A computed fold for a 349-nucleotide RNA from a Pseudomonadota bacterium, annotated as Bacterial RNase P class A.
NCBI's taxonomy places the organism under Bacteria, Pseudomonadati, Pseudomonadota.
It matches the Rfam family "Bacterial RNase P class A". Rfam describes the family as follows. Ribonuclease P (RNase P) is a ubiquitous endoribonuclease, found in archaea, bacteria and eukarya as well as chloroplasts and mitochondria.
The coordinates come from a structure-prediction model, not an experiment, and the mean pLDDT is 77.
Parts: sequence; C1' cells; structure tokens
RNA sequence: CGAGCCGACCAGGCAAUCGCUCCCGGUUACCGGGGGAGGAAAGUCCGGGCUCCACAGGGCAGGGUGCCAGGUAACGCCUGGGGGGCGCGAGCCUACGGAAAGUGCAACAGAAAGCAAACCGCCUCCCGGCUUCGGCCGAAGAGGUAAGGGUGAAAAGGUGCGGUAAGAGCGCACCGCGCAGGUGGUAACACGCUGCGGCUAGGUAAACCCCACCUGGAGCAAGACCAAAUAGGAAGGCCAUGCCGCGGCCCGCGGUGCCUUCGGGUAGGUCGCUUGAGGCUGACGGUGACGGCAGUCCCAGAUGAAUGGUUGUCCACGACAGAACCCGGCUUAUCGGUCGGCUCGCACC
Repeated sequence: CGAGCCGACCAGGCAAUCGCUCCCGGUUACCGGGGGAGGAAAGUCCGGGCUCCACAGGGCAGGGUGCCAGGUAACGCCUGGGGGGCGCGAGCCUACGGAAAGUGCAACAGAAAGCAAACCGCCUCCCGGCUUCGGCCGAAGAGGUAAGGGUGAAAAGGUGCGGUAAGAGCGCACCGCGCAGGUGGUAACACGCUGCGGCUAGGUAAACCCCACCUGGAGCAAGACCAAAUAGGAAGGCCAUGCCGCGGCCCGCGGUGCCUUCGGGUAGGUCGCUUGAGGCUGACGGUGACGGCAGUCCCAGAUGAAUGGUUGUCCACGACAGAACCCGGCUUAUCGGUCGGCUCGCACC
C1' cells in the first nucleotide's frame, strides 16, 4: 500500500425567532427557570416485573427446550469450552440427546433397498465338436461366487498379503468401527494407553415416538378509587284504606303517589405512570458473560394524545425511522463516518 476479519461508537452542528407539552416558582390567566424520542422507540418472536382471575398435594395430557459448564430476576439470550463443517488465515456457521424400545418413510433407476439381491461377468459340473493330448471353441441347464461391470443419494467396512475351482473377514497385518477398562478433564469430550469382538448395529426423530428438564390463564382497554343527570333496585316513613285495570257485585290478583337513606353502575375525573434488575465514573474479583463496593446524577410521561415551523451559517449535505405500563434479549430496517484489535499478500528499510 492492497485485500479482509472482529469489536465499540456517532446518527448533521451552532445561533436567532415563533410555537407545543410536562414540572417548579412568582402570580393570576400572564411571566421566569428547567426537562422533552431511538439504536432500533419497529416486528410483538422469546423471557421477567406488575395487576386481576384460578389454584391442597401429586400425576397424566398438551406446549416448549435439547452437546457441556457458567452468568442472569428469567430466557429459546449471553459468556467460556467440546464435537462437526467452511476458510491459507484472522475468523465464521452449527436444533449438536436417543436409530442394538417400537412404528413409519425413501420418488426414479436398478436383478436386488433392510430378515436385501445373481442382470452382465467369473468359476465348477454335465453335453457336443476339434486337438500338436497341454488344452481350445460352442449351446441349453444345474450349482458356486458380492472380487470386477452396470443402477442409485445410499449396494453389507477399506488397503495389502495369504487362500480358493472362482471368490469371500475365510485367515492374517495395518487403518476404520463397536464394547469394556485405564489416563487427563468439573463436564461435554479427548488419547491405539490396554484388552475383547471378524464386523454384528445403513439413513431419517424441525416423522410419530422415547428420555431429561421447564411450563396455570389473561393482559395497563390489566386493575384500584371518587362519582353527576336520567332510568331502574332495596329498606324505612307519610297520605288515604284510597285510585286505576280484570269484574255485573263480593273476595281475589296486578298496578299506582310523595319523602329519606343505602348500595350497584354509566358519563366524567383521579391513580396505576415512571426512581428503575436505572445511567455515568473509579477501583476490586473473574479468561469472560457478569458480580459486589464507593462516589455522583435524575434523564419524556401525553390521553385527540407534546417533542415542531421559519431564517441565517458551516460541513463530511444528513439514512432507517418516532415513545404510550416498565425492563432483559432476539430479529428486521439503516446515508455516511470515527476509533481499537487482528489476519493474508506485495514492496522497501
């Protein structure tokens, strides 16, 4: 210098002026002071706080998670580690428990696809012909054979030597695989360190299933409080023992006035509502996520719902996008730019 990897951060600045919202003070409908979106406020995909409802305890069902250890309020998140894959590398990706409990599935091709299989080929026998007597050639059949060809994503461990009629873990050596033990590691796991097994146990579980662990439901329009008018309800009192309807009349049944009190509840209002698993700084423990300690700061809280408009100026010409109960994550969107650590290549000293 070029090409890349990882992490952290910024998100137009400044000034003037006119507004909007919340808080405080003065005072009375005006002044003064202060605060006023984000790294994702988004998707609402996980986890928790909070609130109401449900709930003896235990189990089943359903749902979720799925290598190991740790962090955390908790998680499907994060950190560190192991196995596997990719990259020369810095690094990146990884639902990665169980397929010798059971069930299911595998198109097409292929002779045969899971208690697997003889299409071609190879070998032996039988038959015929030829013969230089060593064998050679040919047709149908019986049998052997998984070494070779062909099909397939996948064909019953691989290489070599022996062996055989030809072959074959049939035997042996090495490699691989499985089991048991040993060693190291908290563990996942690693290591031919030792022995055993000729190999038995192909794939698929974001297929059913099995195993381990976790798991009530609904959500701030949750929920709590105050509380008109009108209508209706309950209790008590007052007037008459009335009035109205059914009825020919009596009995009976139903309805009806005024006042007071009570409780429910609608409109409306208040709370929940922002001081919190909080931010910043310092030092400490830890590889790290993180934890505890000290100091310091208060940083939107609306409810038709504020956070904006105009002008000037500067530059690197400004992306994605905007709170609505609150936090921790994940995911997705995003103009440009800054800083730190690291890798590879080339050149020079």